About this RNA
Predicted 3D model of a 71-nucleotide RNA (transfer RNA) from a Minisyncoccota bacterium. Model confidence (mean pLDDT): 85 of 100. The RNAcentral record of the sequence draws on ENA and MGnify.

RNA sequence: UGCGGGGUAGAGGAGUGGUACCUCACGAGGCUCAUAACCUCGGGACGUUUGUUCGAUUCAAACCCCCGCAA
Numbered sequence: 001u002g003c004g005g006g007g008u009a010g011a012g013g014a015g016u017g018g019u020a021c022c023u024c025a026c027g028a029g030g031c032u033c034a035u036a037a038c039c040u041c042g043g044g045a046c047g048u049u050u051g052u053u054c055g056a057u058u059c060a061a062a063c064c065c066c067c068g069c070a071a
Stems, first nucleotide, its partner, number of pairs: 001070007010024004018054001026042005047063005
């Protein structure tokens, strides 16, 4: 320098145009003599900017960061 893959709650992972989901973690309540387990509820996220569209996590462009390949 070129090519390819990736960036989504604290962590891990889904989500190919229409209210962003799951597991663990965290908080509250329930249960229990108590703790754990279990049950219920809750808070918390789309790398940045611009464009296309009625509507963008999703499509396009540029930039930033991570991984790999080539030179």
Annotation: The same sequence occurs in records of 2 taxa. The organism belongs to Minisyncoccota, within Bacteria. Its Rfam family is "tRNA". About the family: Transfer RNA (tRNA) molecules are approximately 80 nucleotides in length.